[in-house]
RNA sequence: CGGGUCGGUCGGGUGGUCGCUGCGCCUCGCGGCGCAGAGGAAAGUCCGCACUCCACAGGGCAGGGCGCCGGGUAACACCCGGGAGGGGGCAACCCCUCGGAUAGGGCCACAGAAACAGACCGCCAGCGGCCUCGGCCCACCGCCGAGGUGCGGGCAAGGGUGAAAAGGUGGGGUAAGAGCCCACCGGCGUCGGGGGUAACCCCGGCGGCCAGGCAACCCCCGCCCGGAGCAAGGCCAAACAGGCGCGUAGGCGGGCCCAGGCCCGCCGGGGUGUGGCCCGCACCCCUCAAGCGCCGGGUAGGCCGCGCGAGCCCGGGGGCAACCCCGGGCCCAGAUAGAUGACCACCGCCCGCCGUUGGGCCUGGCCGUGCGCCCCCGCGCGGUCGGCCCCCGCCGGCGGGUACAGAAUGCGGCUUACAGACCGGCCCGCACG
Repeated sequence: CGGGUCGGUCGGGUGGUCGCUGCGCCUCGCGGCGCAGAGGAAAGUCCGCACUCCACAGGGCAGGGCGCCGGGUAACACCCGGGAGGGGGCAACCCCUCGGAUAGGGCCACAGAAACAGACCGCCAGCGGCCUCGGCCCACCGCCGAGGUGCGGGCAAGGGUGAAAAGGUGGGGUAAGAGCCCACCGGCGUCGGGGGUAACCCCGGCGGCCAGGCAACCCCCGCCCGGAGCAAGGCCAAACAGGCGCGUAGGCGGGCCCAGGCCCGCCGGGGUGUGGCCCGCACCCCUCAAGCGCCGGGUAGGCCGCGCGAGCCCGGGGGCAACCCCGGGCCCAGAUAGAUGACCACCGCCCGCCGUUGGGCCUGGCCGUGCGCCCCCGCGCGGUCGGCCCCCGCCGGCGGGUACAGAAUGCGGCUUACAGACCGGCCCGCACG
């Protein structure tokens, strides 16, 4: 310098105009001034907590979650460090899995004989049977021997099926075979020694123990778990309805109908409104009324919860790390249909194109020099001139881009989205010292 890998940080700046939310002040308000005003994910709402209300003696059952080991934490399905197995990469590094299959049950598509103790092809003649031949004995029966058969039977080495088929190699053994036996190797179990807090690792002995997989199927073991959620929960409290109390006055005429009531009109009376009073006007009522007062629960609405917190910054210390401890400093959004914005100017950053200039690179000529013993010739290095526009940088111009997304009780995680920029550790390659 190029390529890669891991971790971390940032994610526009300045000014002007208009506008929004909270707090404080000025003069209660209107208005003005000052200060403050989203994120690394505020998102998805997946996990764990705080907080609030309800329930709850203790134990068990049912149900759910978690599951290698150690540490961190308020807690976690999170994080850090380590272990075992598998996979990718030359490497740095990355990805996946994690109690028990020797408690028991269940399942293992298709294929295959068989998916856990099975026999399709195959192998076998030691055993039972059958056939042929020979012998004892010429024949029958019987016995003995040889050959055959694959019916009964024995075997599981080889073939074949499958994702998976009963350890591997060699030898012995056998009728044929096989951990059936033996040696070595691999695995498992167990015992002893060593290292480690542990998971686990290393070494040695012993046991033929070698009969697969799935627990995200039931199950077994260990640990954990009460429910609902800020629309939690609390306070104040219109209108309408309800309860209690106070509370005024009726008269005449007409109609309906069996009584006794109902309806209409006029006069009189009461109340409310007409932002004070009278008249007037409008509306309601005249006795189970209107109106006024009080009361309880509580809706609309308002307030609290709600911004000092598992807080942020700096320094020091402990720890490999996650994280923790100590000291100092700081106050840092609280809207409620939801504020934190829009526009303009200049600048920054990134991408593309063009121009200019410098360097690298390539090719050719000339000069110098070194090597191949010298010349010719070839190779290397340096200088100079030229070419090309492949790569990089400075400067200038034009065009484009400047993300993802936005609190709603708070906090810790996980996951997902993100134009781009910066920093650091490590690995690989090339060149030079």
Molecule: Bacterial RNase P class A
Organism: Anaerolineales bacterium